[in-house]
Context: one part of a larger RNA
Molecule: large-subunit ribosomal RNA, half A
Organism: Planctomicrobium limosum
RNA sequence: GGCACAUGGGGGAUGUCUUGGCGUUGGAAGGCGAUGAAGGGCGUGAAAGGCUGCGAAAAGCCUGGGGGAGCCGUCAAAUAGGCGUUGAUCCCGGGAUUCCCGAAUAACUGCGAAAGCAGGGCGAACGUGGGGAACUGAAACAUCUAAGUACCCACAGGAAAAGAAAGAAAACUCGACUCCCUGAGUAGUGGCGAGCGAAAAGGGAAUAGCCCAAACCGGAUACUACGGUAUCCGGGGUUGUGGGACCAACAAUAUGUACGCGAAUUGCUAGGAGAAUCUCUGAGGAAACAGAGACCAUAGAGGGUGAUAGUCCCGUAUCCGAAAGCAUGAAGCGGCUAGUUGGCACCCGAGUAGGGCCGGGCACGUGGAACCCGGUCUGAAUCUGCGAGGACCAUCUCGUAAGGCUAAGUACUAACCAACGACCGAUAGUGAAAAGUAGCGCGAGCGAAAGAUGAAAAGAACCCCUUCUAGGGGAGGGAAAGAACCUGAAACCAUGUGCCUACAAGCUGUCGGAGCACCAUGUUUUUAACGGUGUGACGGCGUGCCUUUUGCAUAAUGAUCCGGCGAGUUAUGGUCAUUGGCUGGUUAAGAUCUUCCGGAUCGAAGCCGCAGGGAAACCAAGUCUGAAUAGGGCGACAUUGUCAAUGGCUAUAGACGCGAACCCUUGUGAACUACCCAUGGGCAGGUUGAAGCGCGGGUAAGACUGCGUGGAGGACCGAACUCACUGAUGUUGAAAAAUCAGGGGAUGACCUGUGGGGAGGAGUAAAAGUCUCAUCAAACUGGGAGAUAGCUCGUUCUCUCCGAAAUAACUUUAGGGUUAGCCUCGAGGCACUACGUAUUGGGGGUAGAGAGACUGAAUUGGUUCGGGGCCCUUCCCAGGGUACCCGUCCUGACCAAACUCCGAAUACCAGUACGACUAUCUCGGGAGUUAGUCGGCGGGGGAUAAGCUCCGCUGUCAAGAGGGAAACAACCCAGAUCGCCUGCUAAGGUCCCAAAGUUCGACUCAGUCAGAAAGGAUGUUUGGAUACAGUGACAGCCGGGAUGUUGGCUUAGAAGCAGCCACCAUUUAAAAAGUGCGUAAUAGCUUACCGGUCAAGUAUUCAUGCACCGAUAAUGAACGGGAGUAAGUCGAACACCGAAGCAGCGGAAUCACGUAAGUGAUUGGUAGGAGAGCGUUCCAUUGCAGCACGUGGUACCGUGAGGAGCCAUUUUGGGCAGUGGAAGUGAUUAUGCCGGAAUGAGUAAACGAUAAGGCAGGUGAGAAUCCUGCCCGCCGUAAGCCUAAGGUUUCCUGGGGAAGGUAAAUCCGCCCAGGGUUAGCCGGUCCCUUAGUUGAGCCCGAAAGGGGUAGACGAUGGACAGCAGGUUAAUAUUCCUGCGCUGUAGUGUGGAGGACGUUGUUUGGAUCGUCAUCGGGAGAUUAGAUUGUCCCGUGCCGCAAGGCCGAGUCCUAGUUGAUGAAGUGACGUGAAGGACAACCGAGAAAAGCCCAUACGCUAAUACAACCGUACUAAAACUGACACAGGUAGGCGAGGCGAGUAGCCUCAGGCGCUC
Repeated sequence: GGCACAUGGGGGAUGUCUUGGCGUUGGAAGGCGAUGAAGGGCGUGAAAGGCUGCGAAAAGCCUGGGGGAGCCGUCAAAUAGGCGUUGAUCCCGGGAUUCCCGAAUAACUGCGAAAGCAGGGCGAACGUGGGGAACUGAAACAUCUAAGUACCCACAGGAAAAGAAAGAAAACUCGACUCCCUGAGUAGUGGCGAGCGAAAAGGGAAUAGCCCAAACCGGAUACUACGGUAUCCGGGGUUGUGGGACCAACAAUAUGUACGCGAAUUGCUAGGAGAAUCUCUGAGGAAACAGAGACCAUAGAGGGUGAUAGUCCCGUAUCCGAAAGCAUGAAGCGGCUAGUUGGCACCCGAGUAGGGCCGGGCACGUGGAACCCGGUCUGAAUCUGCGAGGACCAUCUCGUAAGGCUAAGUACUAACCAACGACCGAUAGUGAAAAGUAGCGCGAGCGAAAGAUGAAAAGAACCCCUUCUAGGGGAGGGAAAGAACCUGAAACCAUGUGCCUACAAGCUGUCGGAGCACCAUGUUUUUAACGGUGUGACGGCGUGCCUUUUGCAUAAUGAUCCGGCGAGUUAUGGUCAUUGGCUGGUUAAGAUCUUCCGGAUCGAAGCCGCAGGGAAACCAAGUCUGAAUAGGGCGACAUUGUCAAUGGCUAUAGACGCGAACCCUUGUGAACUACCCAUGGGCAGGUUGAAGCGCGGGUAAGACUGCGUGGAGGACCGAACUCACUGAUGUUGAAAAAUCAGGGGAUGACCUGUGGGGAGGAGUAAAAGUCUCAUCAAACUGGGAGAUAGCUCGUUCUCUCCGAAAUAACUUUAGGGUUAGCCUCGAGGCACUACGUAUUGGGGGUAGAGAGACUGAAUUGGUUCGGGGCCCUUCCCAGGGUACCCGUCCUGACCAAACUCCGAAUACCAGUACGACUAUCUCGGGAGUUAGUCGGCGGGGGAUAAGCUCCGCUGUCAAGAGGGAAACAACCCAGAUCGCCUGCUAAGGUCCCAAAGUUCGACUCAGUCAGAAAGGAUGUUUGGAUACAGUGACAGCCGGGAUGUUGGCUUAGAAGCAGCCACCAUUUAAAAAGUGCGUAAUAGCUUACCGGUCAAGUAUUCAUGCACCGAUAAUGAACGGGAGUAAGUCGAACACCGAAGCAGCGGAAUCACGUAAGUGAUUGGUAGGAGAGCGUUCCAUUGCAGCACGUGGUACCGUGAGGAGCCAUUUUGGGCAGUGGAAGUGAUUAUGCCGGAAUGAGUAAACGAUAAGGCAGGUGAGAAUCCUGCCCGCCGUAAGCCUAAGGUUUCCUGGGGAAGGUAAAUCCGCCCAGGGUUAGCCGGUCCCUUAGUUGAGCCCGAAAGGGGUAGACGAUGGACAGCAGGUUAAUAUUCCUGCGCUGUAGUGUGGAGGACGUUGUUUGGAUCGUCAUCGGGAGAUUAGAUUGUCCCGUGCCGCAAGGCCGAGUCCUAGUUGAUGAAGUGACGUGAAGGACAACCGAGAAAAGCCCAUACGCUAAUACAACCGUACUAAAACUGACACAGGUAGGCGAGGCGAGUAGCCUCAGGCGCUC
């Protein structure tokens, strides 16, 4: 170190529980608000905070009722102080009080003559109206869809809207509106695509009808052309078989009511009564449990009580109850409400109906488009009228527009009451059992986690260790549980024990297995054995899982581990199967009844079926076509149907889950940044020297020019300031952009503070697509929204049977689909239908072959042939030549996918026979597949390249394990149902690794075997051919190798041997006009050739087997290794080994057959189909145990998912089984979500500026760090002092030591407690105005809203009265002392003024510094002294008198008290203010104030409000931090120096928390 067991820690799963949620039903209510709401703020208690209540009358006051003994709400106990039988606390009704904000309101709007009344705002959904998207779907997209949806706006009610026909219809019609069922996915509409989609009739719910205008009559007022007209009021009148007015005649006192008042009743807002158990026993901490015996029940709903209670408690059934308020609301009263006939022709809703053009709504997209509504232009009629009946016209029918009101039935539920759930049970259920909290964000907005001690706190007295801690050990209490508290799983971390492990190597297992230790849910012969448990030396085999793929150990994807959560659901249609009911089936809405849940009975409106055919009229067991009685098509003959339940699939819905980038819409942002507006501020120092001017020169006058003066400039150098060019560092930083060293600009188009403006297809932009809060080619937030995703990923228990595809066609299609093919399940049916073999008969034009058989290609030679070209000849005719071209012909050799005179094997078709009884076939439900791969054969493309690509046939893999090929999807053998320590074989093997072998004959010598070509080679085997050879070959050795001649030519030369031509002849045994070397050329050497010697085969060539060379690449790699001369190669023989094959024995399952016994066949499997089961939660029912569930263990059972028993733990009120039912029903993986725990690792980095600490003393349990002292170091235009913004107690004192502090800490900006901020004159307000904001009236606009006058608001500016000293732990221009100052009279009008740039010059002299003066002091080196040196001070107020201060000294020793000198001059510096000059970019407003005027006021005393005031300038702001960043303004000393540069130092502050 590993495995196992035991015991713990850690962690918070599991189980159980529920305070909280979710859903539904019924009732009641449907608003609150100027009598101040909703919602907040702040208060309020004896006592700090949160919640609750309440409001300065403040956890409450008064009163009426209830109730009856305790009470002063809760977290949350204890204390203090109180109240109550003279009735408290508490509950209900009424009343009083009810701070501030908020509609927020002394205003505004409407109405009204006015008094006055009303409105405004909030609230969950429902409603009506005004506006109105996009994603999406259409596989793109534009009409269309989404959808009149989301959203915005206005307004109303308890409902709203609609509503009493200018209707619907076509019957023998109906008779307001609304809602439900149905009609019906019908009629229609529609790029006739996607889709959209009525109406009437019918069945129900509920029912309810009315009022004006006009005609006519009258009155009042105004006007009048005197005729009357207009307006208002009263009467009249309200309809479609037309009605009314008017005239005439007749009749009747009734009916109804939705408005107001309203008795009783009933209900609501508190309550009251309310039966019956006791005893014994048992285990137990406790009884309600178990056993035995009682009782009640109109009450056995439910909850509680120390476990499970009808009889203990609260309740429950039932009955009773209200002073007060609210609801209900009969009768009655009030209010309102009514005719008939005839005549007459007065009235019956006008910029209307209708029409043109353009839109919108109707299911209806412009269509033939009726009907309704709008914009615009036009424009009727009055009952003999007008409108409608889907263009229009006629006839007929229906209705009566252009005015209004109207309950019920319908929609919804924030809040209230009651109840229920086959809803959840703390990762669930609301986001929330604690909360819209903590936290994040400028903001709109976003938004968590977190439940359980116990019956009872009995919450652990006391003792010990320790720092009077933390924590631990005893003790006590308790049944147990110790507050980090029920149970307490896993990851992970330990300790102990058993076995193993230090010469050994890999998916960590599996099979075998020695040894060691131990003994049970088993068996037996029970001190034990068999057997088992733990471990596991050694050996064999063996490259994880998922996904995606032709194919993954792959070095392709995903996962650190563990636990919990996490994905095909639901509704409504359709279709098929199964099961059930009926035989025609069935109800829908609704109604009635009923005990919770739930159900039963009515209800046939409708739907499906019962008849089809046809475009239809129509006909009908037929019909259509057709001239037809023909033929043909579709039907009938041949048959159930329907309603449910369950299951498969499908359509519409988000539709298996997670996932975009987008688009649209409402809002929120300019605190960052860009630009603009207003008002303020800043820029050390040095340099240069423009214009102008002066003087001189010069000119007729100029021009021009010299010197000076002058002080310009998007001038120069360079700090502050600002920017960001370079480099380094940093890169899990100090910092989400910095640091360090340099760099650019630095009077300008400069930088900066404060306030303000404009915004999302918009702003802003010296322009980079820059910037718009760490976000920009369209911000952020909420919503449409679960957008869409032909894409990727993931998709959870078991077993059984069958089992694919990677092809065709089409496709804006190619990684997606549809249909076919192939799979599965069910049903049907049977034929020599399909299949195989044999045989018979067919057609074919492939392989092959062919060329006198075509087409075409290609080629040698020839020709007295034909044509052409070229050359020559030629007066012409003509002729000649040709190593040129083409063609014919002859001859020879040859080629073809798109040639064929020919022509197979296979395949295909048909017949016959046999085989197999399997398959094929038809219909219906469900799929998946349409990325294939390699090998062989036949081809195309390519290069007769590819592990390439495209086809055909076929096999394997895919989806296939096993054996072989070392290893190796696709090759060879062979198809795994399970078991066996049986046998036989296949491929392939038999020396060892490693199971199995010997023999015979050849070959090979190369380690060939055991990688390779062209080519090469006296390797070797075998066979052949041709030469030569005892008349002597081949090789070697000895000898010869001559002459014409130096052949001719050429050449300087060429003599065998530069080159060209020729290559003869002679002598010979033989000898080239020469094979090679050689020379300038000769010469020389040599070869061919000949002779001799030797003595037997030699030479060449062809074929063949096996070897050799050719043979060079990157870690060592070409038998798997050792090794091998066979253990290599070829041939032969006989054995053996060898697989999950075959056989044997024994089980299981499926199918078939069979009455059965049994027999036979079958059982690899991805996508996928079919079947059977296990388990989880809940429900019903039946039964059961006494201790259940959970957790941990276990050697038992089952083919598996799984299941039992037992042990331990838990110590509670729950559980189990059978049969059914319903699902939030099964996880190892989604870069899944949440939580916990590892690894890296006790490793390394870091501890945040390298300005620096050291020593001693003190405190303390403890000191590098705290305090004190001394020394050292750092800053010193700061790292000092003041102060705006911002923060908000951080300030001071005492105490503390958990957390925060990058370590420690006695310390702190931490925690606890107490204290601290004092103003007429400092700042702000009661004054003013800028940019801008708001805005009475007003203007504009669908609404919301936009603009804007007067006015108001609004500092960054104008105006405006205090200084010195002292004092506190902490404040001071604020308190104190002293000395001053301002205001308390305004309003209107007019005037002046207020009132302004930049740069420069000058004036001015504050301030500060130095030196000197004067005064005081110190004493190191060094004992003394103090000339020098050094140090400190030399000031302030006041007219003055004078006072204060003052370095220091003294006493005390913490503070504080006392005393206290000098208090002058020179030099330098040069602020505010004033004046002047120059220049061009020409440089706020208003008030205070002053003057005039009108009205008016007057001393002194007295008074002078409110807000800020602590601390902080970085450890307190802004950056997530005690963060190297950022943050406006004022003062800012000395030396050197131009300087605020730089360096060193004063005062002062620090040494940066390891």